Transfer RNA from uncultured Lachnoclostridium sp., 70 nucleotides, folded computationally. Rfam family: tRNA. Rfam classes the family as a transfer RNA. The coordinates come from a structure-prediction model, not an experiment, and the mean pLDDT is 81. The sequence is in RNAcentral, with records from MGnify.
[in-house]
RNA sequence: AUCUGUAGCACAGUGGAUAGUGCAGCAGCUUCCGAAGCUGAAGGUCGUAGGUUCGAAUCCUAUCAGGUGC
Repeated sequence: AUCUGUAGCACAGUGGAUAGUGCAGCAGCUUCCGAAGCUGAAGGUCGUAGGUUCGAAUCCUAUCAGGUGC
RNA backbone atom coordinates (compact mmCIF):
# COMPACT_ATOMS: atom_id res chain seq x y z
P A A 1 -0.77 3.88 3.56
O5' A A 1 -0.91 2.89 2.29
C5' A A 1 -0.71 3.38 0.99
C4' A A 1 -0.69 2.23 0.00
C3' A A 1 -1.93 1.36 0.00
O3' A A 1 -3.01 1.92 -0.73
C1' A A 1 0.00 0.00 0.00
P U A 2 -4.50 1.69 -0.28
O5' U A 2 -4.76 0.16 -0.64
C5' U A 2 -4.74 -0.27 -1.99
C4' U A 2 -4.71 -1.78 -2.06
C3' U A 2 -5.84 -2.50 -1.34
O3' U A 2 -7.04 -2.54 -2.12
C1' U A 2 -3.79 -3.52 -0.78
P C A 3 -8.44 -2.60 -1.38
O5' C A 3 -8.58 -4.13 -0.97
C5' C A 3 -8.67 -5.13 -1.98
C4' C A 3 -8.53 -6.51 -1.38
C3' C A 3 -9.52 -6.87 -0.29
O3' C A 3 -10.79 -7.25 -0.77
C1' C A 3 -7.35 -7.50 0.37
P U A 4 -12.09 -7.02 0.09
O5' U A 4 -11.94 -8.09 1.26
C5' U A 4 -11.95 -9.48 0.98
C4' U A 4 -11.61 -10.30 2.20
C3' U A 4 -12.48 -10.08 3.43
O3' U A 4 -13.72 -10.76 3.36
C1' U A 4 -10.22 -10.10 4.07
P G A 5 -15.01 -10.18 4.13
O5' G A 5 -14.67 -10.52 5.63
C5' G A 5 -14.40 -11.87 6.04
C4' G A 5 -14.05 -11.93 7.51
C3' G A 5 -15.19 -11.52 8.45
O3' G A 5 -15.15 -12.32 9.63
C1' G A 5 -13.28 -10.17 8.82
P U A 6 -16.16 -13.56 9.71
O5' U A 6 -17.57 -12.89 9.47
C5' U A 6 -18.21 -12.13 10.49
C4' U A 6 -19.72 -12.18 10.33
C3' U A 6 -20.32 -13.56 10.22
O3' U A 6 -20.46 -14.20 11.48
C1' U A 6 -21.21 -12.19 8.53
P A A 7 -20.04 -15.72 11.57
O5' A A 7 -21.39 -16.41 12.09
C5' A A 7 -21.84 -16.20 13.42
C4' A A 7 -22.52 -17.42 13.98
C3' A A 7 -21.76 -18.73 13.83
O3' A A 7 -22.00 -19.55 14.96
C1' A A 7 -23.85 -18.94 12.75
P G A 8 -20.99 -19.56 16.20
O5' G A 8 -19.97 -20.72 15.77
C5' G A 8 -18.94 -21.09 16.68
C4' G A 8 -18.32 -22.42 16.23
C3' G A 8 -17.83 -22.40 14.78
O3' G A 8 -16.51 -21.93 14.68
C1' G A 8 -19.24 -24.26 15.11
P C A 9 -16.05 -20.96 13.46
O5' C A 9 -15.97 -21.94 12.21
C5' C A 9 -14.96 -22.94 12.14
C4' C A 9 -15.12 -23.75 10.87
C3' C A 9 -15.18 -22.95 9.58
O3' C A 9 -13.91 -22.58 9.09
C1' C A 9 -16.93 -24.53 9.62
P A A 10 -13.79 -21.23 8.19
O5' A A 10 -14.52 -21.59 6.85
C5' A A 10 -13.98 -22.57 5.95
C4' A A 10 -14.85 -22.73 4.71
C3' A A 10 -15.20 -21.45 3.99
O3' A A 10 -14.18 -20.97 3.14
C1' A A 10 -17.14 -22.77 4.24
P C A 11 -14.07 -19.38 2.80
O5' C A 11 -15.61 -18.89 2.76
C5' C A 11 -16.03 -17.92 1.84
C4' C A 11 -17.40 -18.27 1.30
C3' C A 11 -18.30 -17.08 0.98
O3' C A 11 -18.00 -16.49 -0.27
C1' C A 11 -19.53 -18.69 2.17
P A A 12 -18.24 -14.93 -0.48
O5' A A 12 -19.83 -14.82 -0.58
C5' A A 12 -20.50 -15.39 -1.68
C4' A A 12 -22.00 -15.26 -1.61
C3' A A 12 -22.57 -13.86 -1.58
O3' A A 12 -22.53 -13.22 -2.84
C1' A A 12 -23.78 -15.27 -0.13
P G A 13 -22.24 -11.63 -2.88
O5' G A 13 -23.46 -10.98 -2.06
C5' G A 13 -24.76 -11.01 -2.59
C4' G A 13 -25.78 -10.62 -1.55
C3' G A 13 -25.65 -9.20 -1.03
O3' G A 13 -26.29 -8.27 -1.87
C1' G A 13 -25.92 -10.70 0.79
P U A 14 -25.49 -7.31 -2.81
O5' U A 14 -24.82 -6.20 -1.85
C5' U A 14 -25.60 -5.21 -1.23
C4' U A 14 -25.01 -3.83 -1.48
C3' U A 14 -25.22 -3.30 -2.90
O3' U A 14 -25.31 -1.89 -2.86
C1' U A 14 -22.92 -3.49 -2.47
P G A 15 -26.66 -1.13 -3.32
O5' G A 15 -27.25 -0.45 -2.01
C5' G A 15 -26.72 -0.68 -0.72
C4' G A 15 -27.81 -0.51 0.32
C3' G A 15 -29.23 -0.36 -0.25
O3' G A 15 -30.12 -1.03 0.62
C1' G A 15 -28.74 1.44 1.18
P G A 16 -31.04 -2.16 -0.06
O5' G A 16 -32.24 -2.20 0.97
C5' G A 16 -31.99 -2.27 2.38
C4' G A 16 -33.29 -2.24 3.15
C3' G A 16 -34.42 -3.05 2.52
O3' G A 16 -35.21 -3.60 3.55
C1' G A 16 -35.05 -0.76 2.61
P A A 17 -34.72 -4.98 4.15
O5' A A 17 -36.06 -5.53 4.77
C5' A A 17 -37.13 -4.64 5.14
C4' A A 17 -38.41 -5.44 5.32
C3' A A 17 -38.22 -6.76 6.05
O3' A A 17 -39.37 -7.01 6.85
C1' A A 17 -39.04 -7.18 3.87
P U A 18 -39.30 -6.63 8.35
O5' U A 18 -38.33 -7.70 9.01
C5' U A 18 -37.77 -7.48 10.32
C4' U A 18 -37.16 -8.76 10.85
C3' U A 18 -36.12 -9.41 9.93
O3' U A 18 -35.12 -10.07 10.75
C1' U A 18 -37.91 -10.90 10.26
P A A 19 -33.64 -9.50 10.76
O5' A A 19 -32.87 -10.29 9.63
C5' A A 19 -33.04 -9.99 8.24
C4' A A 19 -32.00 -10.68 7.40
C3' A A 19 -31.85 -12.19 7.65
O3' A A 19 -32.80 -12.93 6.90
C1' A A 19 -29.72 -11.14 7.59
P G A 20 -33.54 -14.22 7.50
O5' G A 20 -33.46 -15.29 6.36
C5' G A 20 -32.51 -16.32 6.39
C4' G A 20 -31.86 -16.49 5.06
C3' G A 20 -31.21 -17.85 4.83
O3' G A 20 -32.14 -18.81 4.37
C1' G A 20 -29.67 -16.14 4.27
P U A 21 -31.94 -20.35 4.77
O5' U A 21 -30.79 -20.85 3.79
C5' U A 21 -31.01 -20.84 2.39
C4' U A 21 -29.76 -21.32 1.66
C3' U A 21 -29.14 -22.60 2.17
O3' U A 21 -29.82 -23.77 1.71
C1' U A 21 -27.44 -21.00 1.82
P G A 22 -29.82 -25.06 2.65
O5' G A 22 -28.36 -25.67 2.48
C5' G A 22 -27.90 -26.12 1.21
C4' G A 22 -26.41 -26.43 1.26
C3' G A 22 -25.99 -27.38 2.37
O3' G A 22 -26.24 -28.74 2.10
C1' G A 22 -24.53 -25.53 2.30
P C A 23 -26.63 -29.74 3.25
O5' C A 23 -25.28 -29.90 4.09
C5' C A 23 -24.14 -30.50 3.49
C4' C A 23 -22.91 -30.32 4.36
C3' C A 23 -23.03 -30.82 5.80
O3' C A 23 -22.88 -32.23 5.91
C1' C A 23 -22.04 -28.69 5.80
P A A 24 -23.68 -32.99 7.08
O5' A A 24 -23.02 -32.43 8.41
C5' A A 24 -21.68 -32.72 8.73
C4' A A 24 -21.24 -31.98 9.97
C3' A A 24 -22.05 -32.21 11.23
O3' A A 24 -21.71 -33.44 11.87
C1' A A 24 -21.69 -29.91 10.98
P G A 25 -22.87 -34.34 12.53
O5' G A 25 -23.35 -33.47 13.78
C5' G A 25 -22.45 -33.23 14.87
C4' G A 25 -23.07 -32.25 15.85
C3' G A 25 -24.45 -32.61 16.36
O3' G A 25 -24.40 -33.56 17.41
C1' G A 25 -24.45 -30.37 15.68
P C A 26 -25.58 -34.66 17.53
O5' C A 26 -26.85 -33.80 17.93
C5' C A 26 -26.90 -33.10 19.17
C4' C A 26 -28.24 -32.40 19.35
C3' C A 26 -29.47 -33.27 19.13
O3' C A 26 -29.78 -34.10 20.23
C1' C A 26 -29.74 -31.21 17.99
P A A 27 -30.47 -35.53 19.99
O5' A A 27 -31.97 -35.18 19.57
C5' A A 27 -32.84 -34.57 20.49
C4' A A 27 -34.18 -34.25 19.87
C3' A A 27 -34.85 -35.40 19.11
O3' A A 27 -35.50 -36.31 19.96
C1' A A 27 -34.92 -33.44 17.80
P G A 28 -35.65 -37.84 19.50
O5' G A 28 -36.75 -37.79 18.33
C5' G A 28 -38.08 -37.39 18.60
C4' G A 28 -38.85 -37.18 17.33
C3' G A 28 -38.98 -38.39 16.42
O3' G A 28 -39.97 -39.30 16.85
C1' G A 28 -38.42 -36.49 15.13
P C A 29 -39.84 -40.87 16.48
O5' C A 29 -40.08 -40.92 14.89
C5' C A 29 -41.36 -40.56 14.36
C4' C A 29 -41.32 -40.62 12.85
C3' C A 29 -40.89 -41.95 12.26
O3' C A 29 -41.93 -42.91 12.23
C1' C A 29 -39.78 -40.18 11.15
P U A 30 -41.63 -44.44 12.62
O5' U A 30 -40.65 -44.96 11.48
C5' U A 30 -41.08 -44.99 10.12
C4' U A 30 -39.90 -45.23 9.19
C3' U A 30 -39.04 -46.43 9.54
O3' U A 30 -39.60 -47.65 9.04
C1' U A 30 -37.66 -44.56 9.12
P U A 31 -39.73 -48.92 10.04
O5' U A 31 -38.23 -49.38 10.25
C5' U A 31 -37.47 -49.84 9.16
C4' U A 31 -36.06 -50.19 9.61
C3' U A 31 -35.96 -51.05 10.85
O3' U A 31 -36.17 -52.42 10.58
C1' U A 31 -34.43 -49.24 11.01
P C A 32 -37.10 -53.32 11.59
O5' C A 32 -36.24 -53.37 12.92
C5' C A 32 -36.83 -53.87 14.14
C4' C A 32 -35.75 -54.20 15.15
C3' C A 32 -34.70 -53.11 15.30
O3' C A 32 -35.10 -52.13 16.25
C1' C A 32 -33.63 -55.22 14.99
P C A 33 -34.77 -50.55 15.90
O5' C A 33 -33.18 -50.47 16.12
C5' C A 33 -32.63 -50.73 17.41
C4' C A 33 -31.11 -50.64 17.36
C3' C A 33 -30.55 -49.43 16.65
O3' C A 33 -30.55 -48.28 17.47
C1' C A 33 -29.42 -51.36 15.91
P G A 34 -30.44 -46.83 16.81
O5' G A 34 -28.95 -46.81 16.25
C5' G A 34 -28.60 -45.99 15.17
C4' G A 34 -27.31 -46.46 14.56
C3' G A 34 -26.92 -45.76 13.28
O3' G A 34 -26.28 -44.52 13.54
C1' G A 34 -26.75 -48.08 12.97
P A A 35 -26.79 -43.21 12.76
O5' A A 35 -26.22 -43.42 11.26
C5' A A 35 -24.83 -43.56 11.05
C4' A A 35 -24.57 -44.08 9.65
C3' A A 35 -25.22 -43.28 8.54
O3' A A 35 -24.48 -42.14 8.19
C1' A A 35 -25.66 -45.57 8.21
P A A 36 -25.24 -40.77 7.85
O5' A A 36 -26.01 -41.08 6.50
C5' A A 36 -25.31 -41.37 5.31
C4' A A 36 -26.26 -41.89 4.23
C3' A A 36 -27.44 -41.01 3.92
O3' A A 36 -27.12 -39.97 3.02
C1' A A 36 -28.18 -43.21 4.26
P G A 37 -27.81 -38.52 3.14
O5' G A 37 -29.35 -38.81 2.86
C5' G A 37 -29.79 -39.27 1.59
C4' G A 37 -31.26 -39.64 1.64
C3' G A 37 -32.20 -38.57 2.15
O3' G A 37 -32.54 -37.62 1.14
C1' G A 37 -32.70 -40.60 3.23
P C A 38 -32.75 -36.08 1.53
O5' C A 38 -34.16 -36.08 2.26
C5' C A 38 -35.32 -36.51 1.56
C4' C A 38 -36.50 -36.61 2.51
C3' C A 38 -36.78 -35.40 3.37
O3' C A 38 -37.47 -34.39 2.69
C1' C A 38 -36.84 -37.33 4.71
P U A 39 -37.24 -32.82 3.07
O5' U A 39 -37.95 -32.67 4.48
C5' U A 39 -39.35 -32.91 4.60
C4' U A 39 -39.78 -32.87 6.06
C3' U A 39 -39.38 -31.64 6.84
O3' U A 39 -40.20 -30.52 6.58
C1' U A 39 -38.94 -33.56 8.13
P G A 40 -39.60 -29.04 6.71
O5' G A 40 -39.45 -28.88 8.30
C5' G A 40 -40.57 -28.93 9.14
C4' G A 40 -40.17 -28.99 10.60
C3' G A 40 -39.34 -27.83 11.09
O3' G A 40 -40.13 -26.68 11.37
C1' G A 40 -38.43 -29.87 11.88
P A A 41 -39.47 -25.21 11.24
O5' A A 41 -38.68 -25.03 12.61
C5' A A 41 -39.39 -25.00 13.83
C4' A A 41 -38.46 -25.32 14.99
C3' A A 41 -37.32 -24.35 15.21
O3' A A 41 -37.72 -23.19 15.91
C1' A A 41 -36.47 -26.54 15.26
P A A 42 -36.94 -21.82 15.69
O5' A A 42 -35.53 -22.09 16.37
C5' A A 42 -35.43 -22.31 17.76
C4' A A 42 -34.08 -22.84 18.15
C3' A A 42 -32.92 -21.87 17.93
O3' A A 42 -32.81 -20.92 18.97
C1' A A 42 -32.33 -24.02 17.14
P G A 43 -32.35 -19.44 18.63
O5' G A 43 -30.80 -19.63 18.26
C5' G A 43 -29.89 -20.12 19.26
C4' G A 43 -28.57 -20.46 18.60
C3' G A 43 -27.93 -19.32 17.82
O3' G A 43 -27.19 -18.47 18.68
C1' G A 43 -27.90 -21.30 16.54
P G A 44 -27.59 -16.89 18.73
O5' G A 44 -26.91 -16.27 17.43
C5' G A 44 -25.55 -16.57 17.12
C4' G A 44 -24.93 -15.44 16.37
C3' G A 44 -25.20 -14.04 16.90
O3' G A 44 -24.04 -13.26 16.80
C1' G A 44 -25.84 -14.18 14.64
P U A 45 -23.42 -12.58 18.17
O5' U A 45 -23.64 -11.01 18.00
C5' U A 45 -24.92 -10.48 17.72
C4' U A 45 -24.96 -9.02 18.06
C3' U A 45 -23.99 -8.12 17.29
O3' U A 45 -24.51 -7.79 16.03
C1' U A 45 -23.96 -7.59 19.62
P C A 46 -23.80 -6.78 15.04
O5' C A 46 -23.19 -7.67 13.89
C5' C A 46 -22.07 -8.53 14.11
C4' C A 46 -21.52 -9.00 12.78
C3' C A 46 -20.78 -7.92 11.98
O3' C A 46 -19.69 -8.54 11.28
C1' C A 46 -22.56 -8.75 10.71
P G A 47 -18.40 -7.65 10.81
O5' G A 47 -17.41 -7.76 12.05
C5' G A 47 -17.35 -8.98 12.81
C4' G A 47 -16.39 -8.82 13.95
C3' G A 47 -16.58 -7.57 14.78
O3' G A 47 -17.60 -7.70 15.75
C1' G A 47 -14.31 -7.81 14.22
P U A 48 -18.54 -6.44 16.12
O5' U A 48 -17.56 -5.41 16.85
C5' U A 48 -16.94 -5.74 18.06
C4' U A 48 -16.09 -4.60 18.56
C3' U A 48 -16.76 -3.24 18.56
O3' U A 48 -17.60 -3.04 19.68
C1' U A 48 -14.64 -3.04 17.56
P A A 49 -18.90 -2.11 19.52
O5' A A 49 -18.31 -0.63 19.41
C5' A A 49 -17.48 -0.12 20.46
C4' A A 49 -16.93 1.24 20.09
C3' A A 49 -17.95 2.21 19.52
O3' A A 49 -18.76 2.79 20.50
C1' A A 49 -15.99 2.27 18.21
P G A 50 -20.11 3.61 20.04
O5' G A 50 -19.43 4.77 19.22
C5' G A 50 -20.08 5.99 18.99
C4' G A 50 -19.18 6.84 18.11
C3' G A 50 -19.92 7.52 16.98
O3' G A 50 -20.66 8.65 17.43
C1' G A 50 -17.96 6.57 16.14
P G A 51 -22.17 8.84 16.87
O5' G A 51 -21.93 9.37 15.39
C5' G A 51 -21.10 10.51 15.18
C4' G A 51 -20.73 10.66 13.74
C3' G A 51 -21.89 10.77 12.76
O3' G A 51 -22.45 12.07 12.72
C1' G A 51 -20.28 9.27 11.91
P U A 52 -24.01 12.21 12.36
O5' U A 52 -24.10 11.87 10.81
C5' U A 52 -23.42 12.66 9.85
C4' U A 52 -23.64 12.12 8.46
C3' U A 52 -25.09 11.86 8.09
O3' U A 52 -25.73 13.06 7.67
C1' U A 52 -23.77 10.01 7.46
P U A 53 -27.19 13.44 8.23
O5' U A 53 -28.15 12.32 7.60
C5' U A 53 -28.29 12.24 6.19
C4' U A 53 -29.00 10.97 5.80
C3' U A 53 -30.30 10.69 6.54
O3' U A 53 -31.39 11.42 6.03
C1' U A 53 -28.99 8.73 6.43
P C A 54 -32.38 12.21 7.06
O5' C A 54 -33.18 10.99 7.69
C5' C A 54 -34.09 11.23 8.77
C4' C A 54 -34.95 10.00 8.99
C3' C A 54 -34.18 8.67 9.01
O3' C A 54 -33.64 8.39 10.29
C1' C A 54 -36.01 8.49 7.56
P G A 55 -32.16 7.85 10.36
O5' G A 55 -32.29 6.39 9.72
C5' G A 55 -33.04 5.38 10.37
C4' G A 55 -33.18 4.15 9.49
C3' G A 55 -31.88 3.50 9.06
O3' G A 55 -31.36 2.64 10.06
C1' G A 55 -33.31 3.71 7.19
P A A 56 -29.75 2.65 10.30
O5' A A 56 -29.16 1.94 9.02
C5' A A 56 -29.56 0.62 8.65
C4' A A 56 -28.40 -0.20 8.14
C3' A A 56 -27.32 -0.46 9.19
O3' A A 56 -26.70 -1.71 8.90
C1' A A 56 -26.40 0.77 7.42
P A A 57 -27.16 -2.95 9.67
O5' A A 57 -26.08 -4.08 9.27
C5' A A 57 -24.80 -4.03 9.90
C4' A A 57 -23.77 -4.69 9.01
C3' A A 57 -23.34 -3.84 7.80
O3' A A 57 -22.31 -2.94 8.12
C1' A A 57 -23.85 -6.06 7.11
P U A 58 -22.32 -1.44 7.52
O5' U A 58 -22.31 -1.62 5.94
C5' U A 58 -21.22 -2.29 5.30
C4' U A 58 -21.52 -2.50 3.83
C3' U A 58 -21.65 -1.20 3.04
O3' U A 58 -21.07 -1.36 1.77
C1' U A 58 -23.65 -2.48 2.88
P C A 59 -19.65 -0.67 1.46
O5' C A 59 -19.99 0.89 1.61
C5' C A 59 -20.38 1.67 0.47
C4' C A 59 -20.44 3.13 0.83
C3' C A 59 -19.33 3.64 1.73
O3' C A 59 -18.14 3.93 1.00
C1' C A 59 -21.40 4.40 2.55
P C A 60 -16.70 3.81 1.69
O5' C A 60 -16.63 5.04 2.69
C5' C A 60 -16.62 6.36 2.20
C4' C A 60 -16.51 7.34 3.36
C3' C A 60 -15.41 7.06 4.36
O3' C A 60 -14.15 7.53 3.91
C1' C A 60 -17.42 7.49 5.51
P U A 61 -12.81 6.77 4.36
O5' U A 61 -12.68 7.18 5.89
C5' U A 61 -12.48 8.54 6.26
C4' U A 61 -12.44 8.69 7.76
C3' U A 61 -11.51 7.75 8.50
O3' U A 61 -10.16 8.16 8.45
C1' U A 61 -13.60 7.83 9.60
P A A 62 -8.99 7.04 8.48
O5' A A 62 -8.97 6.60 10.00
C5' A A 62 -8.66 7.56 11.02
C4' A A 62 -9.02 7.03 12.39
C3' A A 62 -8.36 5.72 12.79
O3' A A 62 -7.03 5.88 13.26
C1' A A 62 -10.68 5.64 13.30
P U A 63 -5.96 4.73 12.99
O5' U A 63 -6.48 3.55 13.92
C5' U A 63 -6.52 3.71 15.34
C4' U A 63 -7.29 2.58 15.99
C3' U A 63 -6.76 1.19 15.73
O3' U A 63 -5.66 0.85 16.58
C1' U A 63 -9.10 1.21 15.39
P C A 64 -4.60 -0.24 16.08
O5' C A 64 -5.36 -1.62 16.29
C5' C A 64 -5.73 -2.04 17.59
C4' C A 64 -6.49 -3.35 17.53
C3' C A 64 -5.82 -4.46 16.76
O3' C A 64 -4.82 -5.13 17.50
C1' C A 64 -8.10 -4.34 16.15
P A A 65 -3.58 -5.79 16.71
O5' A A 65 -4.23 -7.04 15.96
C5' A A 65 -4.75 -8.12 16.73
C4' A A 65 -5.41 -9.16 15.83
C3' A A 65 -4.61 -9.62 14.63
O3' A A 65 -3.61 -10.59 14.96
C1' A A 65 -6.81 -9.16 13.94
P G A 66 -2.27 -10.65 14.05
O5' G A 66 -2.76 -11.32 12.68
C5' G A 66 -3.23 -12.65 12.68
C4' G A 66 -3.89 -13.00 11.36
C3' G A 66 -3.04 -12.85 10.11
O3' G A 66 -2.12 -13.92 9.92
C1' G A 66 -5.17 -11.93 9.71
P G A 67 -0.76 -13.62 9.04
O5' G A 67 -1.30 -13.54 7.54
C5' G A 67 -1.90 -14.67 6.93
C4' G A 67 -2.36 -14.35 5.53
C3' G A 67 -1.32 -13.78 4.59
O3' G A 67 -0.44 -14.77 4.07
C1' G A 67 -3.32 -12.55 4.37
P U A 68 1.08 -14.37 3.69
O5' U A 68 0.94 -13.41 2.42
C5' U A 68 0.40 -13.88 1.20
C4' U A 68 0.24 -12.76 0.20
C3' U A 68 1.46 -11.92 -0.06
O3' U A 68 2.40 -12.54 -0.94
C1' U A 68 -0.39 -10.51 0.23
P G A 69 3.95 -12.19 -0.84
O5' G A 69 4.05 -10.72 -1.43
C5' G A 69 3.74 -10.47 -2.78
C4' G A 69 3.68 -8.99 -3.07
C3' G A 69 4.94 -8.21 -2.74
O3' G A 69 5.96 -8.35 -3.71
C1' G A 69 3.05 -7.04 -1.94
P C A 70 7.52 -8.22 -3.30
O5' C A 70 7.69 -6.66 -3.01
C5' C A 70 7.52 -5.70 -4.04
C4' C A 70 7.62 -4.30 -3.48
C3' C A 70 8.87 -4.00 -2.68
O3' C A 70 10.01 -3.72 -3.50
C1' C A 70 6.98 -3.17 -1.54